[in-house]
RNA sequence: AGGACGAAAAGGCAAACCCAUCGCGAGGUGGGGACGCAAAGCCAGGGGUCUUUCCGUCACGGGAAGACAGCCCGGCUGCCGAA
Numbered sequence: 001a002g003g004a005c006g007a008a009a010a011g012g013c014a015a016a017c018c019c020a021u022c023g024c025g026a027g028g029u030g031g032g033g034a035c036g037c038a039a040a041g042c043c044a045g046g047g048g049u050c051u052u053u054c055c056g057u058c059a060c061g062g063g064a065a066g067a068c069a070g071c072c073c074g075g076c077u078g079c080c081g082a083a
Stems, first nucleotide, its partner, number of pairs: 005081002012037002017032006035070001041076003045073003048068009
């Protein structure tokens, strides 16, 4: 110095819920708030879940357009340094 790993410290992010606002909706954004997080930083590529809509249907399945990165995998980037 790098990889792997995650003790400590500094700093960081912010679930549920509430308020405002945008969206048909899933949800997004801002404020409050902290359950948690070492990638809870970024990317919808694969799987998954969810929404709207269309087609066929007994159940349900399929197409299209979307949402979720704090569901998993994958890609890119990155702070600190005990064992």
Predicted 3D model of an 83-nucleotide RNA (c-di-GMP-I riboswitch aptamer) from an Actinomycetes bacterium.
Its Rfam family is "c-di-GMP-I riboswitch aptamer". About the family: GEMM was predicted in a large-scale screen for bacterial structured RNA regulatory elements.
The organism belongs to Actinomycetes, within Bacteria.